[in-house]
RNA sequence: UAAAAUGCAAGGCAAAUCUAUUGAAAAAUAGAGACGCAAAGCCACGGGCCUAAAGCAGUUAGCUGAAUACUGUCAGGGCGGCCGGGUUGCAGAA
Numbered sequence: 001u002a003a004a005a006u007g008c009a010a011g012g013c014a015a016a017u018c019u020a021u022u023g024a025a026a027a028a029u030a031g032a033g034a035c036g037c038a039a040a041g042c043c044a045c046g047g048g049c050c051u052a053a054a055g056c057a058g059u060u061a062g063c064u065g066a067a068u069a070c071u072g073u074c075a076g077g078g079c080g081g082c083c084g085g086g087u088u089g090c091a092g093a094a
Stems, first nucleotide, its partner, number of pairs: 006091002012037002017032006035081001041087003045084003048079003055073005
């Protein structure tokens, strides 16, 4: 110098929940707050999961038609603290 188990020390991030804002929703951002995390730093390439406004199909009155309502489908929306992968980083035993 490199590498690496690991996380002493120095540090870092921030779950649930609450408040405000954005959004149709999932969810995101900020503040408070810490369940936990050795990459719980960054990136939607692969898998998986969440939501369904718009679109499409169907159903609903004694008859016709529209609206409303309901059901199904659907990602180009979202989840990196679901997993894999890529990439960067603190200390560092044998």

This is a predicted structure of a 94-nucleotide RNA (c-di-GMP-I riboswitch aptamer) from a Bacillota bacterium. The model forms 95% of the base pairs in the Rfam consensus. NCBI's taxonomy places the organism under Bacteria, Bacillati, Bacillota.